Predicted 3D model of an 80-nucleotide RNA (Glycine riboswitch aptamer) from uncultured Psychrilyobacter sp. The coordinates come from a structure-prediction model, not an experiment, and the mean pLDDT is 77. Rfam family: Glycine riboswitch aptamer. For this family Rfam cites "A glycine-dependent riboswitch that uses cooperative binding to control gene expression" (Mandal et al., Science, 2004).
C1' cells in the first nucleotide's frame, strides 16, 4: 500500500412547495476522512524584545457529518 474483522458522537427537530422522501433555508450541534492552529526541544537574532521549525485523540469547526441501514470513517487487531 492491499485484503479481512471491530469501529463512536451530535435535531425520525423547525421552515419552503400538495407532500412522505429528495432539494433548499434558518438555527442548534458532534469531532475520528481531509484542512488550520500550538507546547518543548532546537535554530536565527537581539541590551531586552523577536522570528523560523514544530506532534496529538489537544483547539478550530474551513471542509465533512448529526433515526436505522447503507456509504464513510479515526484507530485498533490479522493476514498480503
Nucleotide at each position: 500500500c492491499c485484503u479481512c474483522u471491530g469501529g463512536a458522537g451530535a435535531g425520525a427537530g423547525c421552515c419552503a412547495a400538495a407532500a412522505u422522501a429528495a432539494u433548499g433555508g434558518a438555527c442548534a450541534c458532534c469531532g475520528a476522512a481531509g484542512g488550520a492552529g500550538c507546547a518543548a526541544a532546537c535554530c536565527c537574532u537581539u541590551a531586552a524584545a523577536g522570528g523560523g521549525c514544530g506532534a496529538a485523540a489537544c483547539u478550530c469547526u474551513c471542509a465533512g457529518g448529526u433515526a436505522u441501514a447503507a456509504u464513510g470513517g479515526a484507530c485498533a487487531g490479522a493476514g498480503g
The model forms 89% of the base pairs in the Rfam consensus.
The organism belongs to Psychrilyobacter, within Bacteria.